[in-house]
RNA sequence: UUGAUCCUGGCUCAGAACGAACGCUGGCGGCAGGCCUAACACAUGCAAGUCGAACGCUCGUAGCAAUACGAGAGUGGCAGACGGGUGAGUAACACGUGGGAACCUUCCCUAUGGUUCGGAAUAGCCCAGGGAAACUUGGGGUAAUACCGAAUAAGCCCUUCGGGGGAAAGAUUUAUCGCCAUUGGAUGGGCCCGCGUCGGAUUAGCUAGUUGGUGGGGUAACGGCCCACCAAGGCGACGAUCCGUAGCUGGUCUGAGAGGAUGAUCAGCCACACUGGGACUGAGACACGGCCCAGACUCCUACGGGAGGCAGCAGUGGGGAAUAUUGGACAAUGGGCGCAAGCCUGAUCCAGCCAUGCCGCGUGAGUGACGAAGGUCUUCGGAUUGUAAAGCUCUUUUGGCGGGGACGAUAAUGACGGUACCCGCAGAAUAAGCCCCGGCUAACUUCGUGCCAGCAGCCGCGGUAAUACGAAGGGGGCUAGCGUUGUUCGGAAUCACUGGGCGUAAAGCGCACGUAGGCGGAUGUGCCAGUCAGGGGUGAAAUCCCGGAGCUCAACUCCGGAACUGCCUCUGAUACAGCACAUCUUGAGUCCGGAAGAGGUGGGUGGAAUUCCUAGUGUAGAGGUGAAAUUCGUAGAUAUUAGGAAGAACACCGGUGGCGAAGGCGGCCCACUGGUCCGGUACUGACGCUGAGGUGCGAAAGCGUGGGGAGCAAACAGGAUUAGAUACCCUGGUAGUCCACGCCUUAAACGAUGGAUGCUAGCCGUCAGCAAGCAUGCUUGUUGGUGGCGCAGCUAACGCAUUAAGCAUCCCGCCUGGGGAGUACGGCCGCAAGGUUAAAACUCAAAGGAAUUGACGGGGGCCCGCACAAGCGGUGGAGCAUGUGGUUUAAUUCGACGCAACGCGAAGAACCUUACCAGCUCUUGACAUUCUCAGGGCGGUUUCCAGAGAUGGAUUCUUCCCAGCAAUGGGUCUGAGAACAGGUGCUGCAUGGCUGUCGUCAGCUCGUGUCGUGAGAUGUUGGGUUAAGUCCCGCAACGAGCGCAGCCCUCGCCACUAGUUGCCAGCAUUUAGUUGGGCACUCUAGUGGGACUGCCGGUGAUAAGCCGGAGGAAGGUGGGGAUGACGUCAAGUCAUCAUGGCCCUUACGGGCUGGGCUACACACGUGCUACAAUGGCGGUGACAGUGGGCAGCCACCCAGCGAUGGGGAGCUAAUCACAAAAAGCCGUCUCAGUUCGGAUUGGGGUCUGCAACUCGACCCCAUGAAGUCGGAAUCGCUAGUAAUCGCGGAUCAGCACGCCGCGGUGAAUACGUUCCCGGGCCUUGUACACACCGCCCGUCACAUCACGAAAGCUGGCUGUACUAGAAGUCGCUGAGCGAACCCGCAAGGGACGCAGGUGCCUAAGGUAUGGUCAGUGAUUGGGGUGAAGUCGUAACAAGGUAACC
Repeated sequence: UUGAUCCUGGCUCAGAACGAACGCUGGCGGCAGGCCUAACACAUGCAAGUCGAACGCUCGUAGCAAUACGAGAGUGGCAGACGGGUGAGUAACACGUGGGAACCUUCCCUAUGGUUCGGAAUAGCCCAGGGAAACUUGGGGUAAUACCGAAUAAGCCCUUCGGGGGAAAGAUUUAUCGCCAUUGGAUGGGCCCGCGUCGGAUUAGCUAGUUGGUGGGGUAACGGCCCACCAAGGCGACGAUCCGUAGCUGGUCUGAGAGGAUGAUCAGCCACACUGGGACUGAGACACGGCCCAGACUCCUACGGGAGGCAGCAGUGGGGAAUAUUGGACAAUGGGCGCAAGCCUGAUCCAGCCAUGCCGCGUGAGUGACGAAGGUCUUCGGAUUGUAAAGCUCUUUUGGCGGGGACGAUAAUGACGGUACCCGCAGAAUAAGCCCCGGCUAACUUCGUGCCAGCAGCCGCGGUAAUACGAAGGGGGCUAGCGUUGUUCGGAAUCACUGGGCGUAAAGCGCACGUAGGCGGAUGUGCCAGUCAGGGGUGAAAUCCCGGAGCUCAACUCCGGAACUGCCUCUGAUACAGCACAUCUUGAGUCCGGAAGAGGUGGGUGGAAUUCCUAGUGUAGAGGUGAAAUUCGUAGAUAUUAGGAAGAACACCGGUGGCGAAGGCGGCCCACUGGUCCGGUACUGACGCUGAGGUGCGAAAGCGUGGGGAGCAAACAGGAUUAGAUACCCUGGUAGUCCACGCCUUAAACGAUGGAUGCUAGCCGUCAGCAAGCAUGCUUGUUGGUGGCGCAGCUAACGCAUUAAGCAUCCCGCCUGGGGAGUACGGCCGCAAGGUUAAAACUCAAAGGAAUUGACGGGGGCCCGCACAAGCGGUGGAGCAUGUGGUUUAAUUCGACGCAACGCGAAGAACCUUACCAGCUCUUGACAUUCUCAGGGCGGUUUCCAGAGAUGGAUUCUUCCCAGCAAUGGGUCUGAGAACAGGUGCUGCAUGGCUGUCGUCAGCUCGUGUCGUGAGAUGUUGGGUUAAGUCCCGCAACGAGCGCAGCCCUCGCCACUAGUUGCCAGCAUUUAGUUGGGCACUCUAGUGGGACUGCCGGUGAUAAGCCGGAGGAAGGUGGGGAUGACGUCAAGUCAUCAUGGCCCUUACGGGCUGGGCUACACACGUGCUACAAUGGCGGUGACAGUGGGCAGCCACCCAGCGAUGGGGAGCUAAUCACAAAAAGCCGUCUCAGUUCGGAUUGGGGUCUGCAACUCGACCCCAUGAAGUCGGAAUCGCUAGUAAUCGCGGAUCAGCACGCCGCGGUGAAUACGUUCCCGGGCCUUGUACACACCGCCCGUCACAUCACGAAAGCUGGCUGUACUAGAAGUCGCUGAGCGAACCCGCAAGGGACGCAGGUGCCUAAGGUAUGGUCAGUGAUUGGGGUGAAGUCGUAACAAGGUAACC
């Protein structure tokens, strides 16, 4: 995530932090920090010198000079190996921590001893050359604390233990400083070891100096460090090798902690210094500001050659989102040299820049209500901004000006710095922004916009009323900052050590055997590496924490403490674990005796059936299906009988029965063979459990070779079905299915549940044993299996529950959002098919589990309804009427659209209505309210003119009201003006109200209780019953409400009351209930009664009720009406009315005339009239009931064929009139387009109305169309109903086939609930919830994104082989060269050394061939994503062929 719920699970946010960056903004100070990128390239300056008390010389000054002072280059000494920078490399004894032995150590300390005698050179300098330069050659002469020799040797070193070897330097006036050897120390360093230290197994094998030995060499020192020889070792699943990444640590950030991330600044260690190699010097380097060589790059050049190395401090270019001054000083701290003075020091101390961070301060304080103005909102009242402002009274931090003025310096010396700090002066003066306001998350309104523009961390906002966009007002938060972005930890128990899971959500390997490993029964003894206790060493400082102190506080700094959870070591303890030993039997195994079994393998054998073959009988069909056809059959099928052949499978028994580790195993017999159970207790004595790798087994399908092939049957063919049908159905049919051997190794291989052990209520079946008891076929007990139910417990729930999914222990496997994907690449396996191992880019905010309520199902059960059926009459065909669509039109006004729009709004369009169109015309308006100004009437009336009229102009007559003396005030009206009116303009998807519909269907809910973690359930379900959730019974429910029913109206019976306009039995009377009389009857209209399953019988549970009966006018709701639950359809209506918002305002408002709504190729709905004889026509003294009537109904008379007209009585109505009811009855017509039918048309009239042309109704004469009962389809109706017949009314001047009512005549049928439609209840499935008009899959087409393959191409890293060989160490040589020592008088020789030559090693380079990782690549493959594309309908319901592996 859902309609809602619980769970699983990912995504996202709120917190803290930063060497940050970006946007907006910016007052001050303190303390910190400041190239994270190009270990990119660097102009310029500076960053390491110093010593005359080691030495000679030159120059300057002073001096006559000796000499003194100073400067310079050089010899020499010490330093330059520190300090400073950077993090490229490095996965390593590099670092951290703790140890170790085979070492060195300038300067320093300590101690002992010494410091004697000689010699020869050389730079500087001078002379002469070369060169552009850098620099350099030859000659001459010179000093030393430079160099060399000899002597001496207490210590010292070597040694074969005999012996051998080796030092020194001086300076100075003293003091003293040096020098040499040795001892010990301190400091610093080198080396070795234990432990710790990232990711990848899609890196599993690596290694020849490799591992060890012997002997040498080499080093300060151990060592394959190097060499020769010998051996064949060494490392690795406790992760070697390889690849990628990375300086390590103290610490830092986060976190409750455990952890996770990180390694800026400060501190320790390491590594590096343009790239690569090398050594020299030295105590120390293989040396940042030294040397040599190679390479790349830059610069100079006279082209011959040379020079250079900012990862020092500044600074420049470049890169980048991004990181500062070419500053001051050696005053302090420290370093180098020096006896010292001192010199040097971009270490350092300071200053500058930057809100980069942390901390502190300020931008004022008090008072101030007319709650000012302005803004915003408004229900127009007001509210809010808001004590906020202004005003008044104060203060002066900061900043400014002036004055004083440190500490840091123990005697001098101060860059910082006239700084910190102190005092004084003036003045509210110089100083506020940023983000947010839909939920999470504190904070809401108006306007603009209208799925646009935009917002967005997630969910999501925006399609005309946006608290979500933009603006404003207001509010919230933080504040010299605030937001955004990035990164880290947290939340995340979301990798789970602390602290998770795996039946169904992701997750138990298909099953077993077993290696390593992990874990392991009882008792005793010993040991102590685990464990525990105590002590010692170490755990640098800083940081964190606690206490205190110093800057006014804080940040910051200082002091002390604690801590640093670690490592090493000593001593002790021995319960547990471990090790060793001994013992034990309960775990495990062996043995003996029994038992069951589709356990396995091989061989044999049996019957039924199918098919085929042969023969017989027999004849026209058989077969198959929803129905058919393909197919078989007259050449004899199917059927039937007999015989034969072949292959495969084993009915019944047969069972939630048995066996097996799983897959799996089923006729019967035999052989071989595995396992299990029970009983016995004889033996062994922990021999056990699990099991990474490994090995074996492993359904079906598939593959290979060879057989076999009856039936069945992928593929395939044909026939059907269908829109199509590459399917479902049918007829055939090949692989295959079977056997042997060999592969494959996967399944929804499932109990979706790994194995082992122990413990934790039971009850009922069943299989295999055993035991006991007797009642001899039962009961009880017990072991092992296999099932059902169920307690505790567990679980998200469903459920599991001694066969655990409970409580525990041990071991293994596996999971970490969905998709991409069990896919790609790589490896391994395979003959192939393929299997196994197994990602990423990209994309989504879900995917999912269980349960709930609905809805739905071509699921089930029960029930109802004119729902079907049974009937009667219609519609659909014709003509006309009427409504609608469409079309037309200037306009044909608007609305209503399945049922539930269409004779509907409209209970009545000629004008009006009227909303539409054309033309004309008015603008405070036809209508309402208020205000201002002017006026006096308004109104009525006469006449005239213009006009189609509205209207405009002129004109005659009449004329205001109230109060008041009047002025004046009020009312009313007219004109002008301003607010405003007006709108049938839009939005029914902003609304109220009203209405339709499901449906007069029987339902819809609530309170309390109970159940459930919860949504919810229960009640309302169940058994009966009813028209009904109607009633009864039962029940964790008990009650209640809205509905049902009843109460209401009406009709049907009776009674009472009342009799006029009604009625008339009896009495009179009349033409006549006409009149007298009467109120009995009818009737009228008021009040009551009556019917309640009350009574009887049956039935049912004795209930509710049902069936039958009696009585009764009426009987089971007596008939009809009114009455419409919770809700559904964004159903209908802004055009009844009301109303928010929007829009128009000389027009979208108002008025008028004329036209239109009445059009007409057409289509549909609803009706009327018909098609005829159940009828037409003619005749006729049969009989109703609703109703309305004064601008009305109209008797009656007259005229007219008639519509109607002219007179005219009555009636405001039980009084008068409308009013004649019609169907009925009698006669005639005789089956025809008619004596049916009446459309249409011509002519003539009547009535209404201002007016019947467009466009009324009616009457008369004439005309006389279609139509002969209506295709598919479809509608109504269950009794006073359908059908049929007329009558009345509303609207209305007139106009009715429509609508609303009224009565007359008056049927048929219902077996029944299978089916169609609609509905109710229960249940079931669901991937639906906008709820099946739902959801949803795949191809194709288009766009786009990332990825794979790919002939190749390009590059990085790396291996191997060969080549090559600079500089350099080492070895050999060294005829050339050479002062020191030795021999020699000397020449010369020796020793030693140098140049040169040569050998090994070796960097760059080259060649060849591999590996690996990237980039790119025509084309190609699938995948993801994308409001409305195409084709189908696969899945979800029995999804229409159950689904799935």
Molecule: small-subunit ribosomal RNA
Organism: uncultured bacterium